Notes: Model confidence (mean pLDDT): 83 of 100. Predicted 3D model of a 71-nucleotide RNA (transfer RNA) from a Patescibacteria group bacterium.

RNA sequence: GCAGUCGUAGUAUAGUGGCAGUACGCGACAUUGCCAAUGUCGGAGCUAGGGUUCGAUUCCCUGCGACUGCA
Numbered sequence: 001g002c003a004g005u006c007g008u009a010g011u012a013u014a015g016u017g018g019c020a021g022u023a024c025g026c027g028a029c030a031u032u033g034c035c036a037a038u039g040u041c042g043g044a045g046c047u048a049g050g051g052u053u054c055g056a057u058u059c060c061c062u063g064c065g066a067c068u069g070c071a
Stems, first nucleotide, its partner, number of pairs: 001070007010024004018054001026042005047063005
C1' cells in the first nucleotide's frame, strides 16, 4: 500500500428497518450484631460525518480505531 472482519453502558455480549436488552460491576434500600451472600429498586450505551427511508444500532458511502491476511 491492497483486501477482509469488527466497533452497542465501566467490562463482556444479544439485537437482520419500528420501545436499545442481558450478565457482571456501580449506587440506594431491605435482610444481619458486623461483613459477605441474597432480594428489590435505580443510574449508565449504539465510533464520527453524510446518504437512502415515513422511520436506521441495522442498508449504502467516506473517515477514524482494533484485529487478520497479502505484498
It matches the Rfam family "tRNA". It is annotated as a transfer RNA.